[in-house]
c-di-GMP-I riboswitch aptamer from a Gemmatimonadota bacterium, 87 nucleotides, folded computationally. Its mean pLDDT, the model's own confidence on a scale to 100, is 90.
RNA sequence: CACUGCUCAGAGCAAAGCCGUCGAAAGGCGGUGACGCAGAGCCACGGGGCUACGGCGGUUCGCCGCCAUGCUCGCCGGGCCGCCAGU
Numbered sequence: 001c002a003c004u005g006c007u008c009a010g011a012g013c014a015a016a017g018c019c020g021u022c023g024a025a026a027g028g029c030g031g032u033g034a035c036g037c038a039g040a041g042c043c044a045c046g047g048g049g050c051u052a053c054g055g056c057g058g059u060u061c062g063c064c065g066c067c068a069u070g071c072u073c074g075c076c077g078g079g080c081c082g083c084c085a086g087u
Base pairs, nucleotide, nucleotide: 002087003086004085005084012037013036017032018031019030020029021028022027035074041080042079043078045077046076047075048072049071050070054067055066056065057064058063
């Protein structure tokens, strides 16, 4: 340096649920809690997924359809940085 995660060490993160809080929502953040994670560290760049305040169209006036500029990196790919061990 490359590949791998069978083995070792010390750490790290924290799903669902519940409470609080921000948000129109999806969802975020804090606490609690551990389902899991060798990048479950970071970046919405490509694809996928979620939402629709607002906009546009329709309407039987109940609402419905479309649109990301919103969200998701714990959906996949890509980029950046990084721990230990083995080969």